[in-house]
RNA sequence: UUCUUAUCCAGAAAGACUGAGGGAUCGGGCCCUUUGAAGUCUUGGCAACCUUUCCACCCAUUGGAUUUCGGUGCCAAUUCCCACCCUGACGAAUUAAUUCGGGGGUAGAUAAGUU
Numbered sequence: 001u002u003c004u005u006a007u008c009c010a011g012a013a014a015g016a017c018u019g020a021g022g023g024a025u026c027g028g029g030c031c032c033u034u035u036g037a038a039g040u041c042u043u044g045g046c047a048a049c050c051u052u053u054c055c056a057c058c059c060a061u062u063g064g065a066u067u068u069c070g071g072u073g074c075c076a077a078u079u080c081c082c083a084c085c086c087u088g089a090c091g092a093a094u095u096a097a098u099u100c101g102g103g104g105g106u107a108g109a110u111a112a113g114u115u
Base pairs, nucleotide, nucleotide: 003113004112005111006110007109008108013043014042015041016040017039021032022031023030027082028081029080044075045074046073049071050070053065054064055063056062079107084104085103086102087101088100089099
């Protein structure tokens, strides 16, 4: 880097350095931010994808518990929301707008495997 599968409305912050932006991406909305953004480091924590150990079921697997000195990941807001397609309610003479939702798709993130 390619592809496949699974998950993405839960959860979890302090300190030091630094100093102006940040929330993946173009756009819109909204929000965070000098009461210190992003980044780096330290410490702490969350979680349970892999791993460890155990239990049930069944022997394909699935579910549950555990998880430190293991491998990652994560620690504002649903992946912050919208965007493309379908659709419910509201509204309306009709179509539409507005507002509130639902499903799918695309994109993305993470893990495991694979190239």